């Protein structure tokens, strides 16, 4: 010092519910609370998942505004922003030290 995880030792995180708060959502934060976790540390770099926006053609008629006919009612695909790291994989950093 890799490699590896013990009916080991010291800890450590904190799921779901609930409550306040932020936010259009997705989800995030404090608080109780524990399902689990050997990285349930960190990091949106590759993947999946999630939210949010994104609509076109033709007449009337016009300084604009409007009206009005067709087609669409799609979150599938495509574009854009954004969330998730306890969905998976990478990259970093790390406590112990039995087989």
């Nucleotide at each position: 010092u890799c490699c590896c995880g013990a009916c080991a030792a010291a800890g450590g995180c904190a799921a779901a519910g609930c409550c306040c708060g932020g936010g259009u959502a997705a989800c995030c934060g404090g608080g109780c609370g524990g399902c689990g976790c050997a990285a349930a540390g960190u990091u949106a770099c590759g993947g999946g998942u999630c939210c949010u926006u994104g609509a076109u053609g033709g007449g009337c008629a016009u300084u604009a505004a409007g009206c009005u006919c067709a087609g669409u009612u799609g979150a599938c695909a495509c574009a854009a922003g954004g969330a998730u790291c306890g969905c998976c994989g990478g990259a970093c950093c790390g406590c112990c030290g039995a087989a």